[in-house]
The prediction has a mean pLDDT of 79. Two RNAs folded together computationally: RNase P RNA and transfer RNA, 457 nucleotides in total. Rfam match: Bacterial RNase P class A. It is annotated as a ribozyme.
Formats: sequence, C1' cells, structure tokens
RNA sequence: CCAGACGGCCGGGCGGUCGCGGUCUCCCGCAAGGGAGGUCGAGGAAAGUCCGGGCUCCACGGUGACGAGGCGGCGGGUAACGCCCGCCGGGAGCGAUCCCAGGGACAGCGCCACAGAAAGCAAACCGCCUCUUCGGAGGUAAGGGUGAAAGGGUGGGGUAAGAGCCCACCGCGUUCCUGGUGACAGGGACGGCAUGGCAAGCCCCGCCUGGAGCAAGACCGAAUAGGGACCACGCGCCGCUCGCAAGAGCGGUAGGGCCGUCGCCGGCCCGAGGGGUCCGGGUAGGUCGCGAGAACCCGUCCGCGAGGGCGGGUCCAGAGGAAUGACCGUCGCGUUCGCCUCGGCGAGCGGCACAGAACCCGGCUUACAGGCCGUCUGGCCCA
RNA sequence: GCGGGCAUGAUGUAAUGGUAGCCUGAAAGCUUCCCAAGCUUUACGCCCGGGUUCGAUUCCCGGUGCCCGCUCCA
Repeated sequence: CCAGACGGCCGGGCGGUCGCGGUCUCCCGCAAGGGAGGUCGAGGAAAGUCCGGGCUCCACGGUGACGAGGCGGCGGGUAACGCCCGCCGGGAGCGAUCCCAGGGACAGCGCCACAGAAAGCAAACCGCCUCUUCGGAGGUAAGGGUGAAAGGGUGGGGUAAGAGCCCACCGCGUUCCUGGUGACAGGGACGGCAUGGCAAGCCCCGCCUGGAGCAAGACCGAAUAGGGACCACGCGCCGCUCGCAAGAGCGGUAGGGCCGUCGCCGGCCCGAGGGGUCCGGGUAGGUCGCGAGAACCCGUCCGCGAGGGCGGGUCCAGAGGAAUGACCGUCGCGUUCGCCUCGGCGAGCGGCACAGAACCCGGCUUACAGGCCGUCUGGCCCA
Repeated sequence: GCGGGCAUGAUGUAAUGGUAGCCUGAAAGCUUCCCAAGCUUUACGCCCGGGUUCGAUUCCCGGUGCCCGCUCCA
C1' cells in the first nucleotide's frame, strides 16, 4: 500500500428571529385568565411486540401427579430470560475469525417419494466362481448400475470366486486409568462390527411456567334516564274469572291524547298514576397510577470476560390522540459545472440515512446515507 | 396502546413432507344466420427472506400486508 476479520462510537455543529409542550418564580386580576423571566424537551433503534421482569387486578390452604406451552453441550453473569460471557464438541476458511434449535434413534410408534434387484425381521439386476441333463441350480456384497442414503474405510493375507473369514492402522461400541468443577480430552484392554437417517414427525428424559394486562387498577363524581325509601294527592262505571274477604286479573265504557285548525264520521293510543324530598350504583368528566430509576457519568478494586463491590457527582421529556417546529447566516457533507500552478479555488443545487416517546426496565430482531477510532489476519514492496 | 387470527392463478377455496388440484372468470377454436348454452384447448399460482431435511405450500425463525376483538358492572 492492497484485500479482509472483529469490537466500539457518532449519526450534522454554531449563531440569530419567530413559534410549540411541561415545570418553577414573579407581576396584574375577585375569579376565569393574562404577562415577564428561568429551566427542561425523542432514539440507537423511540419500531416489530418476539422473549424476560417490575407494577396492578383476579384466582389460589400446602405438596404432588396429569394435561398444555416453552427451553435443551458445560460452567458462570443477571431481578429474570429463549439474553450475555468464557470454555468444550462439530463444520467453513491459508488465516484473523465466523456458523451450529448442540439431550435421547437397542423405550415405543411412524416416514424414507421417484429410481433401483433390494430402503429396514435386508436384498442376487448385471457381473464373478462352481456344478450342469444347457432348461437351470448353488455360492458370492470385491466390481458395475440406481439413489440423498446400499449393512464400517484403506492395505495385506486368504479363497473356486469372495467376504471382518483372518491381520495391521483408522473409525465405532463396552470397560478401566489419568487430567479437568464440568462438557470433554488423552491412554490401555476387550468386542470382528450384529440393528442407517429423520425427534424444527409423534414421543422419551431433565428443567421452567397460575391468568390477564396501564383500555391493568385506585379515588372524586355531574346533567338526563333508570333503581330504592319516605311524604301528601288521585285511582269513575259495567261484565266475566279467581278468592271467605280485602283485593287481583281480563274485556268494555265514561273520560283524555294524536291524525295541521273547528264540527261530524272514522282510525290509533292511554284509560291510573303523576308530583316532591332524600339515598346508593354506574356513565360523561377530573385526579392518581406517571417519571429518583435493576438510572447515568467519573474514579478505584475484584474478575480472562459478561459483570460485581465501594466512593464521589448529576437530575435527564412526559400531558390529552399526543409538543419537540419553521426561516435565515455560516461551517461541515454529498453532487454538478467552470478555472488553473493538479489539489486547490469559485458558483449552483440537495436540506442531508432509518425513523417519532404514550406505564417502565433488561434483551433479541428488523431498518439505517455517511463518517470516526482501536485491535488483528493474509499478500506485496522498502529499510 | 393491548390481545388474537389469516395469506395458494383474476375470484372463492382444497391438498399426510414427495409432479399443486377444483369452481367461477379470461383468451383461442368448434357449433349457430347471430347471441346464449354446450364441447375442446391454453395461459395465469403456494406473500417475501433465511434455516431443518435427500426433498418444504406444509415444519421452525425473521419480515411484509390484511382482518377481528378490547370502557365499567353483571
């Protein structure tokens, strides 16, 4: 210098004018309200709502079992986690480094399409060998072919041809020893190897989990309608039914209302209740929940690290369908054009990534123009 | 804001992890004097990106879009 890996950070700066939301102080005003000044005012993801908690209500005597859902190498961190750190094992890369839902397939069930002779108590299509009455019969998993996968791999011996049939090494399984907290690693002995894959199919093992969510929930509480208690007034007439009666129910009628007004006719409805005072629940609305916290910054100690302890300092949005904006100047950035002394100058344009708090916190995931810093790897060159 | 569900041709919908079907619609042809009906044929699909698996519409994860419900008391 080129190519790359990982980690951390920023994500427009400054000034002016006008404006918006919260809060504090002062002034004016009886009050409603108004004015002045101070101070604070989006994010690394505020997003998706995917996990874990705080908080609140409901349910629940304790414990266990069943069921449902989730998690899954080991050891730590944490309030907790499916998150993070370190390590182990497997895989990719020359390497820095990256990826892994990474328990169990002799507990059981299920599936393995097509192709292929045979796909799960294996199997003889071609080939090879032996026999043959030439039709075939038997042996054989070394070779061919099919497939994602064909019953350990390589080499040698052996054989009619072959084959863990035998042997060496590797792999696998069982067991023992050593090291490690552990996952696991290394080594020895034994077994010729007989029973592959899928559990992000059912399932088994171990562990975890009560349900709902701030529209949770708590307090205050109108108007109107409805409920209850009390008070006074009113409740005509006829028929039928029930009832000893008081009375109740049904039908009709007097009476009243409506069909724009008046009269008649007709239709429909009411035909016993309306009024006053008080009480309680709910609604609208208001207040709280709701901003000092698993908080942030600095220093120091412990730890490889995630993180933890101690000391000091800071206060940092919050309301309700919702404020956090607009313009100008200048610097920065990007882009276009022009000039020249070739890396600078001038002019124009772009307002400049993703995005917008709604109870809060820890994570994960997703989106993101551009830029800065640090550590490391590979290659080339120079000293 | 919170909680659920869904996504398959143009439409409405099926499919046990193994070649994606059906109805209606569209286009072309046959039939008819013409249209309709009928017959034949064709085109058009698993929302997107990863992962598990030999193999994914299906199983898992993430994203996108759409739909539904949610005052209080009882």